Description:
Model confidence (mean pLDDT): 86 of 100. This is a predicted structure of an 87-nucleotide RNA (c-di-GMP-I riboswitch aptamer) from a Syntrophomonadaceae bacterium. It matches the Rfam family "c-di-GMP-I riboswitch aptamer". Gene Ontology term of the family: cyclic-di-GMP binding. The source organism's lineage runs through Bacteria, Bacillati, Bacillota, Clostridia and Syntrophomonadaceae. The sequence was found by an Rfam model in a public genome assembly.

RNA sequence: AUUUGAUAAAGGCAAAACCGCAGAAAGGCGGUGACGCAAAGCUAUAGGGGCUAAAGCAGUUUACUGCUAUGCCAGCCAGUUGCCGGA
Numbered sequence: 001a002u003u004u005g006a007u008a009a010a011g012g013c014a015a016a017a018c019c020g021c022a023g024a025a026a027g028g029c030g031g032u033g034a035c036g037c038a039a040a041g042c043u044a045u046a047g048g049g050g051c052u053a054a055a056g057c058a059g060u061u062u063a064c065u066g067c068u069a070u071g072c073c074a075g076c077c078a079g080u081u082g083c084c085g086g087a
Base pairs, nucleotide, nucleotide: 002087003086004085005084012037013036017032018031019030020029021028035075041080042079043078047077048076049073050072051071056067057066058065059064
């Protein structure tokens, strides 16, 4: 440097659920909690994919439906950086 994750060692993160906060929502933050994770570290109109639809637009026949992201998801794939061990 490349590749890999057996056995470790030192550790790390934290799903769902519940509570609180703000948000239209998705989701986020904090506390509790651990389902799991060798990157469950970082990166979001400068890769793909997915979620929501406030505002807006259209249709309706009166309160609904559809479209739409520059809102959101990295614990979907991906890019990128990294601990230790093996080869």